[in-house]
Molecule: Glycine riboswitch aptamer
Organism: Planctomycetes bacterium UBA7888
RNA sequence: GCGAAAGUUGCGGGAGAGCUCCGGGAAUCCCCGGACACCGAAGGGGCAAGCGGCCGUGCCGCCAAACUCUCAGGUAAAUGGACUGCGGCCGGACG
Numbered sequence: 001g002c003g004a005a006a007g008u009u010g011c012g013g014g015a016g017a018g019c020u021c022c023g024g025g026a027a028u029c030c031c032c033g034g035a036c037a038c039c040g041a042a043g044g045g046g047c048a049a050g051c052g053g054c055c056g057u058g059c060c061g062c063c064a065a066a067c068u069c070u071c072a073g074g075u076a077a078a079u080g081g082a083c084u085g086c087g088g089c090c091g092g093a094c095g
Base pairs, nucleotide, nucleotide: 001094007089008088009087010086011085012084013083018036020035021034022033023032024031025030037075038074039073043071044069045068046067050062051061052060053059054058
């Protein structure tokens, strides 16, 4: 300074999948546990190209995601929700 990224925050948008069954607490809602079936967009794990190393035509390490796994979380509403719109704060790459 008509000042980037990252971070944080306010107000919004925001998908998917059983309001399944059993037991307990509880007057229903709701909560806890169990069973099976599902979802992927909190979080978490895994991998490519590439790069690097070595005892070398192999081995090891680093390494992304909305891909993948479904540990966690979720499957009416509420809550949550990657990402995102518009602002605030912070920051100070860059000029």